[in-house]
RNA sequence: GCAUGCUGGGCGGUCGCGGCGGGGAGAAAUCCCGUCGAGGAAAGUCCGGACACCACAGGGCAGGGUGGUCGGCGCAAGUCGACCCGGGGUGACCCGCGGGAAAGUGCCACAGAGAACAGACCGCCGAUGGCGGGCUUCGGUCCGUACAGGUAAGGGUGAAACGGUGCGGUAAGAGCGCACCAGCGUCCACGGUGACGUGGCGGCUCGGCAAACCCCACCCGGUGCAAGGCCAAGCAGGACCGUUCGUAGGCUGCCCGCCGAGGUCCAGGUCGGCCGCAUCAGAUGGAUGGCCGCUCUCGACAGAAUCCGGCUUACAGGCGUGCCAAU
Numbered sequence: 001g002c003a004u005g006c007u008g009g010g011c012g013g014u015c016g017c018g019g020c021g022g023g024g025a026g027a028a029a030u031c032c033c034g035u036c037g038a039g040g041a042a043a044g045u046c047c048g049g050a051c052a053c054c055a056c057a058g059g060g061c062a063g064g065g066u067g068g069u070c071g072g073c074g075c076a077a078g079u080c081g082a083c084c085c086g087g088g089g090u091g092a093c094c095c096g097c098g099g100g101a102a103a104g105u106g107c108c109a110c111a112g113a114g115a116a117c118a119g120a121c122c123g124c125c126g127a128u129g130g131c132g133g134g135c136u137u138c139g140g141u142c143c144g145u146a147c148a149g150g151u152a153a154g155g156g157u158g159a160a161a162c163g164g165u166g167c168g169g170u171a172a173g174a175g176c177g178c179a180c181c182a183g184c185g186u187c188c189a190c191g192g193u194g195a196c197g198u199g200g201c202g203g204c205u206c207g208g209c210a211a212a213c214c215c216c217a218c219c220c221g222g223u224g225c226a227a228g229g230c231c232a233a234g235c236a237g238g239a240c241c242g243u244u245c246g247u248a249g250g251c252u253g254c255c256c257g258c259c260g261a262g263g264u265c266c267a268g269g270u271c272g273g274c275c276g277c278a279u280c281a282g283a284u285g286g287a288u289g290g291c292c293g294c295u296c297u298c299g300a301c302a303g304a305a306u307c308c309g310g311c312u313u314a315c316a317g318g319c320g321u322g323c324c325a326a327u
Base pairs, nucleotide, nucleotide: 001323002322003321004320005319006318007317009295010294011293012292013291014290015289017037018036019035020034021033022032023031024030039301043312044311046310047309048308049307050306051224052223053222054221063220064219065218066217067216068083069082070081071080072079073078084098085096086095087094088093099215100214104213105212106209107208108207121155122154123151124150125149128148129147130145131144132143133142134141135140163181164180165179166178167177168176182205184202185201187200188199189198190197191196228275229274230273231272237266238265239264240263241262249259250258251257296299
């Protein structure tokens, strides 16, 4: 240096806070004793599940999620192992937002002449036509020019310029021809469970982007604990009984006596309370803290709120194991 696992100051005292248990006559308040009291991410709320309510014959559309292969675990999301392909590193190893660009549509900024079945700015050429000139046996031929034209070697722009190198070829050039290389193929053979690999053959050259729409395969009801449930003042509502014949009712279990106008029940449900809510944290005005002493390497990121499994992000320092490179 690489990978991986772990850790995330320690000990003691003291004053507090929350839960639980025990004790003081003990339901509450209060006091005493004991015991427990944040994390690897409690975070972001990005996925999946439990749970709850709503919806739901069946099918389709829309919308969303996942995406190399084989196997293991898992309800799922996901994760682990071995491999494949592309890229990076001397290497251990790392990165991939890894189905399809040969279904279709679209996009490719700036620069640049031209950005997809393209294009000619600087160049190169002078074959062909034109123009000018020389010679001419009048058929042509030679020289020049660069108007038309040919070309895409070289330069230049760009992330990307329609294969690369070499030889031939040509007026100059060009897969125009050839050799090798690269790339492509829905072709063939062999190997592999498979992703794929190797070889052959073919036509000669085909750009990128799907985290643009889209296509393919598989999967997916909606809303979230402020879900949801229970109890239930007051006010209002409904039903029944009753008010000077001292009745109902109360003191008071019965008789007398006294007081006496309201009483009983029902449904929904507000304030409020409880559950949901935790297999040793656990509330709902929501605890988990302060101070002191000793000590070391002087301590990062950070604080539970229904629970669980993942992903992502933040993180000082320390420890273990395996491996790589140089010496």

This is a predicted structure of a 327-nucleotide RNA (Bacterial RNase P class A) from Baekduia sp. The gene name in the source record is rnpB. Its mean pLDDT, the model's own confidence on a scale to 100, is 77. Of the family's consensus pairs, 93% are formed in the model.